This is a predicted structure of a 103-nucleotide RNA (Glycine riboswitch aptamer) from Mangrovihabitans endophyticus. The coordinates come from a structure-prediction model, not an experiment, and the mean pLDDT is 77. The sequence was found by an Rfam model in a public genome assembly.

RNA sequence: ACCACCCGUGCGGGAGAGAUCACCGGAGCGGCAGGCGCCCCGGUGGCGCCGAAGGGGCAAAUCCUCCCCGGAACCUCUCAGGCAAAAGGACCGCGCGGGCAGG
Numbered sequence: 001a002c003c004a005c006c007c008g009u010g011c012g013g014g015a016g017a018g019a020u021c022a023c024c025g026g027a028g029c030g031g032c033a034g035g036c037g038c039c040c041c042g043g044u045g046g047c048g049c050c051g052a053a054g055g056g057g058c059a060a061a062u063c064c065u066c067c068c069c070g071g072a073a074c075c076u077c078u079c080a081g082g083c084a085a086a087a088g089g090a091c092c093g094c095g096c097g098g099g100c101a102g103g
Base pairs, nucleotide, nucleotide: 002103003102005099006098007097008096009095010094011093012092013091018047020046021045022044023043024042025041026040028038029037030036048083049082050081054079055077056076057075062070
């Protein structure tokens, strides 16, 4: 100095599932006006669903026999999160910075 590995970071790609129902508040448009109509945003609650932020759970292998402990995940649970767009998003690729035993 390089490779591999780990962490951070920038860019790109990145799935699934109601743009649901009810109530409340607000904006715009129509209307003489009205808890009238259309439409958008936010909040709360209900039902139905998704799993790839995070979180929880577990098998085998695991020096010989037995026991105990440990024992992963895009598997599973759906607490959280999500179900138009936006945002987020495991993971993948490239670049940069740092760490680091080994080669």